The part of an RNA shown here (large-subunit ribosomal RNA, domain III) has 385 nucleotides and comes from Pleionea sp. CnH1-48. The organism belongs to Pleionea, within Bacteria. The sequence was found in a public genome assembly.

[in-house]
Context: one part of a larger RNA
RNA sequence: GAGUAACGAUAAAGGGGGUGAAAAACCCCCUCGCCGGAAACCCAAGGGUUCCUGUUCGACGCUAAUCGGAGCAGGGUGAGUCGGCCCCUAAGGCGAGGCAGAAAUGCGUAGUCGAUGGGAGACAGGUUAAUAUUCCUGUACUACUUGUUAUUGCGAUGGGGUGACGGAGAAGGCUAGGCCAGUCUGGCGUUGGUUGUCCAGAUUUAAGGUUGUAGGCAGAGGACUUAGGCAAAUCCGGGUCCUUAAUGCUGAGAACUGACGACGAGUCUCUACGGAGAUGAAGUGGUUGAUGCCCUGCUUCCAGGAAAAUCCUCUAAGCUUCAGAUAACAAGUAACCGUACCCUAAACCAACACAGGUGGGUAGGUAGAGAAUACCAAGGCGCUU
Numbered sequence: 001g002a003g004u005a006a007c008g009a010u011a012a013a014g015g016g017g018g019u020g021a022a023a024a025a026c027c028c029c030c031u032c033g034c035c036g037g038a039a040a041c042c043c044a045a046g047g048g049u050u051c052c053u054g055u056u057c058g059a060c061g062c063u064a065a066u067c068g069g070a071g072c073a074g075g076g077u078g079a080g081u082c083g084g085c086c087c088c089u090a091a092g093g094c095g096a097g098g099c100a101g102a103a104a105u106g107c108g109u110a111g112u113c114g115a116u117g118g119g120a121g122a123c124a125g126g127u128u129a130a131u132a133u134u135c136c137u138g139u140a141c142u143a144c145u146u147g148u149u150a151u152u153g154c155g156a157u158g159g160g161g162u163g164a165c166g167g168a169g170a171a172g173g174c175u176a177g178g179c180c181a182g183u184c185u186g187g188c189g190u191u192g193g194u195u196g197u198c199c200a201g202a203u204u205u206a207a208g209g210u211u212g213u214a215g216g217c218a219g220a221g222g223a224c225u226u227a228g229g230c231a232a233a234u235c236c237g238g239g240u241c242c243u244u245a246a247u248g249c250u251g252a253g254a255a256c257u258g259a260c261g262a263c264g265a266g267u268c269u270c271u272a273c274g275g276a277g278a279u280g281a282a283g284u285g286g287u288u289g290a291u292g293c294c295c296u297g298c299u300u301c302c303a304g305g306a307a308a309a310u311c312c313u314c315u316a317a318g319c320u321u322c323a324g325a326u327a328a329c330a331a332g333u334a335a336c337c338g339u340a341c342c343c344u345a346a347a348c349c350a351a352c353a354c355a356g357g358u359g360g361g362u363a364g365g366u367a368g369a370g371a372a373u374a375c376c377a378a379g380g381c382g383c384u385u
Stems, first nucleotide, its partner, number of pairs: 013031006032382004040362004046342002050340001051075006060068002080141002082338003086119003092113003098107003122139005142334011153319002158314004166301004172294003177288005182203006188196001204262002208257003215250004219244008228236002263283001266279005302305001348357002364376004
């Protein structure tokens, strides 16, 4: 220079009360403003205690601070079903033997790893200062082991089927959700009106079980035979004959049950004003309606759109009083790891409490073709002078 620039989005504050040495900024209340396909909520990645409570204000916070993602102390993450681990494989990695090379090493078979994909099974309500599909209540489901009973051809690292998949388009059936009416409970206005065709709030309930619908797909059953499926096969594929118009598989939703339960506006009691306890009405109908489900369907097109395990079935070796398989019932087991909190952000990546960047899910109302836009709900904020 200079007590100058600046104090990081022009979304915005005002009042009352409290605490305190001190309050524009902390806490509570009222009013105002902003976002609302987000500036809300839930996950993945990443971070790692930042979460909750008490206490402190030196430093950190672009100011003050009684406040804090700051300091100190204590507390907090509960799983057969969520995710991982586990089983399976993709690109790719490693790679016994092997090949190449002077070697280091490179490539690669069998194999073994490797999710961002495939694979059994849980929902509703309640609860904590902080966790919950994990705790509690209620109602379920799955796999495996063992035992009992009954029946009996069982058996794989092998064969076959399944798993099993692209783009676009169209229609139908539904549901979530919304809206309206009805019903129930409460209200009747400090300002012109408000007992009315008035106002406010509520009208909620899952998985599972039973049933197998709107639809979709394949004709179905039997006998015989068989250069194929590296051996075998009763299985798959090929062939011949007979019978028959239905049969089988799949499939949202609805209905009943779950539920004589839970929840529920409100009312009453107590209160340390944070809350706790008791009780508990109505809980129906219509309409609209998805980008969600049926649908991994259907139609169509060329660019022709993973694999393996699982599961079903077939036999080989073998076993056939055993073992094994099927069905019912009973008992038991289900370990280990993650789980707090942030997650369009002051907690991640950017040296910062940085106007930048960051994958997925949810998607209310009025107007609107609309996830545009505008104004709002739930919820969250007014961006730390």